[in-house]
RNA sequence: ACGGCAUCAAGAGUGCGUGAGGGUCCUUGGCCCUGUGAACGCACGGCAACCUGCCCCAGCCCUGGGAGAAGGUGCCAUAGCCAGCCCGAAAGGGAACGAUGCGGC
Numbered sequence: 001a002c003g004g005c006a007u008c009a010a011g012a013g014u015g016c017g018u019g020a021g022g023g024u025c026c027u028u029g030g031c032c033c034u035g036u037g038a039a040c041g042c043a044c045g046g047c048a049a050c051c052u053g054c055c056c057c058a059g060c061c062c063u064g065g066g067a068g069a070a071g072g073u074g075c076c077a078u079a080g081c082c083a084g085c086c087c088g089a090a091a092g093g094g095a096a097c098g099a100u101g102c103g104g105c
Stems, first nucleotide, its partner, number of pairs: 002104001004102005013044005021033003028083003045076003050072003055066004080097001085094003
C1' cells in the first nucleotide's frame, strides 16, 4: 500500500521555538480559526479503556462486565465544522471517502 472488524455529536492546555497558513479525502459550495501567532517541532500537563499487563465478578475455554492511565498507540477549536452521493415532504437514515485502534496480508 491492500483488504477485514470496531469506533468517530462526549472529553482534554500551558510554555518555548518558528513564522503563514489551517479546519485530515476530494474537484466542489459554504462557514470557522489564525501576526491577540496557523501548520510544525520540543517540554511538561491532561483526556481517553482500542491493545498489553494486573485485580475482581459471571459464564466456560474463550466471551462478557467492572476497576485501573503501568506500558503501546491515539487525541487535547467548532459533530469527521456543515453540505456535496442515495432514500425521505421533513426530521432523519444509509452509502462513499477519511481518521484512529486491532489483527491479516